RNA sequence: CGAGCCGGCUGGACGGUCGCGUCAGUACCUCUCGGGGUGCUGCCGAGGAACGUCCGGGCUCCACAGGGCAGGGUGGUGGGUAACGCCCACCCGGGGUGACCCGCGGGACAGUGCCACAGAAAGUAGACCGCCCGGGACUUCGGUCCCGGGUAAGGGUGAAACGGUGGUGUAAGAGACCACCAGCGCCUGAGGUGACUCAGGCGGCUAGGUAAACCCCACCCGGAGCAAGGUCAAGAGAGGUCGUCGCAAGACGGCCUUGCGCGGACGUUCGAGGGCUGCUCGCCCGAGUCCGCGGGUAGACCGCACGAGGCCGGUGGCAACGCCGGCCCUAGAUGGAUGGCCGUCUCCCGACGGGCCGCGAGGCCCGCCGGCGACAGAACCCGGCGUAUAGGCUGACUCGUCUG
Numbered sequence: 001c002g003a004g005c006c007g008g009c010u011g012g013a014c015g016g017u018c019g020c021g022u023c024a025g026u027a028c029c030u031c032u033c034g035g036g037g038u039g040c041u042g043c044c045g046a047g048g049a050a051c052g053u054c055c056g057g058g059c060u061c062c063a064c065a066g067g068g069c070a071g072g073g074u075g076g077u078g079g080g081u082a083a084c085g086c087c088c089a090c091c092c093g094g095g096g097u098g099a100c101c102c103g104c105g106g107g108a109c110a111g112u113g114c115c116a117c118a119g120a121a122a123g124u125a126g127a128c129c130g131c132c133c134g135g136g137a138c139u140u141c142g143g144u145c146c147c148g149g150g151u152a153a154g155g156g157u158g159a160a161a162c163g164g165u166g167g168u169g170u171a172a173g174a175g176a177c178c179a180c181c182a183g184c185g186c187c188u189g190a191g192g193u194g195a196c197u198c199a200g201g202c203g204g205c206u207a208g209g210u211a212a213a214c215c216c217c218a219c220c221c222g223g224a225g226c227a228a229g230g231u232c233a234a235g236a237g238a239g240g241u242c243g244u245c246g247c248a249a250g251a252c253g254g255c256c257u258u259g260c261g262c263g264g265a266c267g268u269u270c271g272a273g274g275g276c277u278g279c280u281c282g283c284c285c286g287a288g289u290c291c292g293c294g295g296g297u298a299g300a301c302c303g304c305a306c307g308a309g310g311c312c313g314g315u316g317g318c319a320a321c322g323c324c325g326g327c328c329c330u331a332g333a334u335g336g337a338u339g340g341c342c343g344u345c346u347c348c349c350g351a352c353g354g355g356c357c358g359c360g361a362g363g364c365c366c367g368c369c370g371g372c373g374a375c376a377g378a379a380c381c382c383g384g385c386g387u388a389u390a391g392g393c394u395g396a397c398u399c400g401u402c403u404g
Stems, first nucleotide, its partner, number of pairs: 001400004006395005012345007020045002023042008047375001051386002054384005059225004066281004071221005076090005091105001092103004106216002111214002113210003128155002130151009163181006182206001184203008229302004237258009260294007273285004309328008348371003352367006
């Protein structure tokens, strides 16, 4: 210098102006005296993914939620963590010259199923061609055809056809036998926490794939979700009481209690119904529950912004991460705010003009004009994963070439 590989950070800056939301202060208006409205001033006001809602947790309620079966999930090993399907380190297999990357990585001698197309045959399989033997027929005497049998060495099909090479052997062949190699199982020794690795010995000669097919093994899993859940107000009516009007029936108004009315079904210890995710055992709550019709309210507050929180330093650990100390914390909407315009600068791209370097292709700098700036937006809160993203900055490492 070129090519590559793995990360980390960032996601325009400043000013003016118009506007929006929460909160605080203040002035005015209004009021049923709790408050409400308007104006002004001030602070603050989205993200690395706020996204998808795919995992895991906190929190809340269901009864502090037990056993079995069913169901779902996870799947090399060891760690990290509140937890995880996440992260780190390592092992094994595969790819790359390498940095590094990929793995939906338990079990196929527990059993069952499946293996498209092609092919004769897809599994304790399989004679289509070929090879060999025997018999028969024909013959131009070279052979050809038919029948019976042997053979997995050769051909052919396929992703895959019961190890590979060489030899012995044979009618031809074959782990039938032998040597070496590969691979499998068992045993022993060594190393490692472990997955596993290395070395030696023995065995039978060889075992197909598929579990994101059923299944087996090990471990884990209660449900619903902030519209969770709680408080207050209001309310359709019903009942009681007082007052006014009225001869009376009743009407209107105030206050109090309750929180709707009508009809139907089942039920109150012989227990309806509900709950412990499905079933079941066992158990708990229990006086209401369910259905139909009609009507009312659909407002305010809490939850809710301090949390497994961030930054800096030290320390333990290869790392993920842990521990200690100091400092900091200012979105909280609810028809849903966080925006628009202008100017200057900056980044990138393109055109034009000028200058410099180079033999040249071309490169660099300055000026000016124009254009571009993504993906996307909180809604109870966190930890992850996945996906989208114009660009910019930066670190470690690898390979190749050249120079010293």
Annotation: Bacterial RNase P class A from Streptomyces sp. H27-C3, 404 nucleotides, folded computationally. The RNAcentral record of the sequence draws on ENA. The prediction has a mean pLDDT of 75. Its Rfam family is "Bacterial RNase P class A". Rfam classes the family as a ribozyme. Its family is annotated with ribonuclease P activity, tRNA processing and dimeric ribonuclease P complex in the Gene Ontology.